[in-house]
This is a predicted complex of two RNAs, RNase P RNA and transfer RNA, with 429 nucleotides together. Its mean pLDDT, the model's own confidence on a scale to 100, is 76. Rfam match: Bacterial RNase P class A. By type it is a ribozyme.
RNA sequence: UGAGUGUGAAAGAUAAUCGCGGCUGGCUUAAGCCAGGUGAGGAAAGUCCGAGCUCCAUAGGGCAGGAUGCCGGAUAACGUCCGGCGAGAGUGAUCUCAGGGAAAGUGCCACAGAAAUGUGUACCGCCUGCGUAAGCAGGUAAGGGUGGAACGGUGCGGUAAGAGCGCACCAGCAGUCUGGUAACAGGCUGGCUAGGUAAACCCCAUCCGGAGCAAGACCAAAUAGGGAAGGGAUGAAGUUGCCCGCUGAGCCUUCCGGGUUGUGUCGCUUGAACUUGCAGGUAACUGUAAGUCUAGAUAAAUGAUUAUCACCGCUUUGCGGAACAGAACUCGGCUUAUUGAACACUCAUCAA
RNA sequence: GGUCCAGUAGCUCAGCUGGACAGAGCAACGGCCUUCUAAGCCGUGGGUCGUGAGUUCGAAUCUCGCCUGGAUCACCA
Numbered sequence: 001u002g003a004g005u006g007u008g009a010a011a012g013a014u015a016a017u018c019g020c021g022g023c024u025g026g027c028u029u030a031a032g033c034c035a036g037g038u039g040a041g042g043a044a045a046g047u048c049c050g051a052g053c054u055c056c057a058u059a060g061g062g063c064a065g066g067a068u069g070c071c072g073g074a075u076a077a078c079g080u081c082c083g084g085c086g087a088g089a090g091u092g093a094u095c096u097c098a099g100g101g102a103a104a105g106u107g108c109c110a111c112a113g114a115a116a117u118g119u120g121u122a123c124c125g126c127c128u129g130c131g132u133a134a135g136c137a138g139g140u141a142a143g144g145g146u147g148g149a150a151c152g153g154u155g156c157g158g159u160a161a162g163a164g165c166g167c168a169c170c171a172g173c174a175g176u177c178u179g180g181u182a183a184c185a186g187g188c189u190g191g192c193u194a195g196g197u198a199a200a201c202c203c204c205a206u207c208c209g210g211a212g213c214a215a216g217a218c219c220a221a222a223u224a225g226g227g228a229a230g231g232g233a234u235g236a237a238g239u240u241g242c243c244c245g246c247u248g249a250g251c252c253u254u255c256c257g258g259g260u261u262g263u264g265u266c267g268c269u270u271g272a273a274c275u276u277g278c279a280g281g282u283a284a285c286u287g288u289a290a291g292u293c294u295a296g297a298u299a300a301a302u303g304a305u306u307a308u309c310a311c312c313g314c315u316u317u318g319c320g321g322a323a324c325a326g327a328a329c330u331c332g333g334c335u336u337a338u339u340g341a342a343c344a345c346u347c348a349u350c351a352a
Numbered sequence: 353g354g355u356c357c358a359g360u361a362g363c364u365c366a367g368c369u370g371g372a373c374a375g376a377g378c379a380a381c382g383g384c385c386u387u388c389u390a391a392g393c394c395g396u397g398g399g400u401c402g403u404g405a406g407u408u409c410g411a412a413u414c415u416c417g418c419c420u421g422g423a424u425c426a427c428c429a
Stems, first nucleotide, its partner, number of pairs: 001348007010339001012309007020039002023036005041324001045335002048333005053212004060244004065208005070084005085099001086097004100203002105201002107197003123144002125140006152170006171193001173190007216266003219262001226256006237247002273292008311321004353428002355423005362378004380396005402418005
């Protein structure tokens, strides 16, 4: 210099003027005015997970269904995070993995191929026998060919030719020993081999009750709980998949015809909160001390202009640029969108 | 705000569950028929199966992430 990998942060600052939404105080008064102070994000987004909170029974039992899936830890919880193990990719820094079970059972494996999982199979080839020959019968999975995958691989022995038929090494499986909390790693022994697919059904383990702030509570307004049909203490409805259990009705469903309806109040922002220091831990994170209060609107405010400074670019004393995007009950994550830098590390090349 | 659904040819749809040829009707184009047109008959073209990854020998189909569109007080007060 070029190419790349990882990590944690930032997302302009100050001042003035005008404007908007809450809050506090004051003045006037039921609507304004004045002053002060305050007012978007790292993703506020997608609504993909997990919780808080609220109602239904205190969240109960069974079936069905769904989710997760190496091991250990963190956490309120998680499908998230941290550390490790194994497999794979990369020269490397490093990255990726729905990563339990195929030796419980079932299904599927097109085309091609002799044969696609069954103690089944002989297309070419090899060997033996018969035959003048063509060929026939038998043996054979070492070689060829097909395929994504061919019934362990390589070598030596063995054999008519071959074959775990025998042996050595390697892979895999089972048992056992050692190390490790564990995943797993290493050693020894054994029989001589067991295809792939579970993001196919399934099995095993763990977890999950349902709905969602338009939850829900309370005021205000209105009232005729009207008419018809059906169901209902032999159980309506709650319970939003079903059954049991629980609660227990002038009720429920459909149709017809009516009444009333608020820019209502609460929930609504002090919270698993944030900042800094110290301690523990490899880390995620936890504990502790001090300090801080940081939008709460309801069709929805959070904006604009000017000046100076800071950053970047250029045709350099002047111009231009500055991304993605905007709260709606609240948190913890994930994913996606996006700007320019910093630090650490890797590879290549060049120079000293 | 919450919740739910869909995307396959120019248009309307099937195929997806249960993986192995991407198809049907209408439309378009060419030919036949007809004096000409329509209708009818024969044929042809046209598809990144919304998009990007993953699982698998193999993906429209299975899984995940995005994009676009829709339902909406007749899905929810």